[in-house]
Predicted 3D model of a 73-nucleotide RNA (transfer RNA) from a Holophagales bacterium. Its Rfam family is "tRNA". Rfam's curators write: Transfer RNA (tRNA) molecules are approximately 80 nucleotides in length. The sequence was found in a public genome assembly. The prediction has a mean pLDDT of 82.
RNA sequence: GGCCCUAUAGCUCAGUGGUCAGAGCCGGCGGCUCAUAACCGCUUGGUCCAGGGUUCGAAUCCCUGUGGGGCCA
Numbered sequence: 001g002g003c004c005c006u007a008u009a010g011c012u013c014a015g016u017g018g019u020c021a022g023a024g025c026c027g028g029c030g031g032c033u034c035a036u037a038a039c040c041g042c043u044u045g046g047u048c049c050a051g052g053g054u055u056c057g058a059a060u061c062c063c064u065g066u067g068g069g070g071c072c073a
Stems, first nucleotide, its partner, number of pairs: 001072007010025004018056001027043005049065005
């Protein structure tokens, strides 16, 4: 220098054009227990990396940039 993948909750990830943006873990509250752990129920938490474009409608498609990872030279 060229190419590819990737960015969504505190963490790990799902969601591949439309119905309220979700799960597990963590955290909070409660149940159970003599008590703790485990287990069970409820629950907090999001400018979907940034900017622009396409569309009636974008986390999702396109362009540019930035961060991370990989391959080639």